Context: one part of a larger RNA
Molecule: small-subunit ribosomal RNA, central domain
Organism: freshwater metagenome
């Protein structure tokens, strides 16, 4: 590993990207005949036995023949076979001889000699041939162990001995399997990789150069040159069906029209909320379960009108939408992405997950500006209470908004990893194509609306073949009928996300992490 879980019992890293790892679509030689040989089986005969009252049945180490099936050698359509040396041999050719035969070197045998041309088998050398995984056989793999044959230690755990005689012995044994990876030898080629000819520097051939090497033969030696022979280059004529697999309901990219509360920066408005200013009124007003802290004739609350400031975007607003999350909603306009969809468009495997490592991440809190209306931890007070350091009621400081910047967590939840496949139905809705009676904008063009059909979303709803421990799930299903690919990650329950160590942070803290002891 075969072979376990991760919605709630322990358990998916908040989220994307991402290197090494890991895995990776389809395709290239099949097909048919021909003969031979093995091996299983059927059908028709013969032979032999056995059973039998006959008819017949049954069977074999027998033997004809004829179909089927399996497996393998040769060979042919068909381009499919490494290439060459040397040495036997066989064949075949051509001579010559015997014997047999014929009109006739005609024809068939045998034996023998020959060498070139061609072929088949053997053995022995070179030369290469894509490389590997896989698998079959085999050698090899120290005993003892183990399994397991034989064998009465009196059984047995063992041990390798034994057994039989006519007593001058004679005789079997001490078997056999398993031994996985590596590696050595050989036979298959499906599967998985892998490699070649695209700027041909490609194969094969002819010819022709310029380069190195020098064995042998010219009587010897020694030199040069040449032929020759055998290397690596170069040009050239010619051969060839010359040489680019197909375009994945896999993936990138162009390109068209859309689409969205995606993002960034300016602009814009809109009420409200505090506050200030003018101005009217006149005794409360605020809050509460009921008070009360508080405000108030120095006019409070509340009415108009004006004005500032900082947040903040109602209703529309939804089982809608965008975005990796995290989130995102006033108006316009820039900038610069993104999906879906559509397509007789283009690359031609580019993929898919994903240690390290990397951006992004609510809220909250750091650090330094700036702004400070609202609202409010800490704090005050006023209530309730048996106490209230709470819940309610009044102020209220950090904060809460913004710029640089850190931090890197939350029930960052669907408490559900990405990708990729099949497996029921249905009506909505979002976006975009395509098509169509109608119905509206004065008619058209093109919109809005109504039907279909499709593609890709955010969900619902009914059902259970399924599946679950169940609630429940079209996924949480195709799991003991257990394997698609890939990453994380749990293994009672505290101790404990604790201590120590390490790294990261300015700090608070993050990340990584125990055990002892308890039960």
């Nucleotide at each position: 590993u075969u072979g376990c879980a991760g919605u709630u019992a322990a358990a998916a890293a908040g989220c994307u990207c991402g290197u090494a790892g890991u895995u990776g679509g389809a395709u290239u030689u099949u097909g048919a005949g021909g003969u031979u040989g093995a091996u299983c089986g059927g059908g028709c005969g013969g032979g032999c036995g056995g059973c039998u009252u006959c008819u017949g049945u049954c069977g074999c180490a027998c033997u004809g023949u004829u179909u089927g099936g399996u497996c393998g050698g040769c060979u042919u359509c068909u381009u499919u076979c490494u290439u060459c040396c040397g040495u036997g041999u066989g064949a075949c050719c051509a001579g010559c001889g015997g014997c047999a035969u014929u009109c006739a070197c005609u024809u068939g045998u045998c034996g023998u000699u020959g060498u070139a041309a061609u072929u088949g088998c053997g053995c022995g050398g070179a030369u290469c041939g894509u490389u590997u995984a896989c698998u079959g056989u085999g050698a090899a793999a120290a005993a003892a162990u183990u399994a397991g044959a034989g064998u009465g230690u009196u059984c047995a755990a063992g041990g390798c001995a034994g057994g039989c005689g006519u007593u001058u012995g004679c005789u079997u044994g001490a078997a056999u399997a398993c031994a996985u990876u590596a590696g050595c030898a050989u036979g298959g080629a499906a599967u998985a990789a892998u490699g070649g000819a695209a700027u041909a520097g490609g194969a094969c051939u002819u010819c022709g150069g310029a380069c190195c090497u020098a064995u042998u033969u010219u009587g010897u030696u020694g030199g040069u040159u040449u032929c020759u022979a055998g290397g690596a280059c170069c040009g050239u004529c010619g051969u060839a069906a010359u040489g680019a697999u197909u375009a994945a309901u896999a993936g990138g990219g162009a390109c068209a029209g859309u689409u969205g509360g995606g993002g960034c920066c300016g602009u814009u408005c809109a009420u409200a909320u505090u506050c200030c200013g003018u101005a009217g009124u006149c005794a409360g007003a605020g809050g509460u379960g009921a008070a009360a802290u508080u405000c108030u004739u120095g006019g409070a609350u509340u009415u108009a009108c004006g004005g500032a400031a900082g947040a903040u975007g109602a209703a529309c607003u939804a089982c809608u939408g965008c975005g990796a999350a995290a989130g995102c909603a006033u108006u316009c306009g820039g900038c610069a992405a993104g999906g879906a969809u559509g397509u007789u468009u283009u690359c031609g495997u580019u993929a898919a997950u994903c240690a390290a490592g990397a951006a992004c991440g609510a809220a909250a809190g750091u650090u330094a500006g700036g702004g400070g209306a609202u609202c409010g931890a800490a704090g005050a007070c006023g209530a309730u209470c048996a106490g209230a350091u709470a819940c309610c009621g009044u102020c209220g400081u950090a904060g809460u908004c913004u710029u640089a910047a850190c931090c890197a967590u939350a029930a960052a939840c669907u408490a559900u990893g990405c990708c990729g496949a099949c497996u029921c139905g249905g009506g909505a809705u979002c976006g975009g194509u395509g098509g169509g009676c109608g119905u509206u904008g004065u008619u058209u063009a093109c919109g809005a609306c109504c039907c279909c059909a499709u593609c890709g979303g955010c969900a619902c709803c009914g059902u259970g073949u399924g599946a679950g421990a169940a609630a429940u799930c079209a996924a949480a299903g195709u799991c003991u009928u257990u394997g698609g690919g890939u990453u994380c990650c749990g293994g009672g329950g505290g101790g404990a996300g604790u201590a120590u160590g390490g790294u990261c942070g300015c700090a608070a803290g993050g990340c990584u992490g125990a055990a002892a002891c308890u039960u």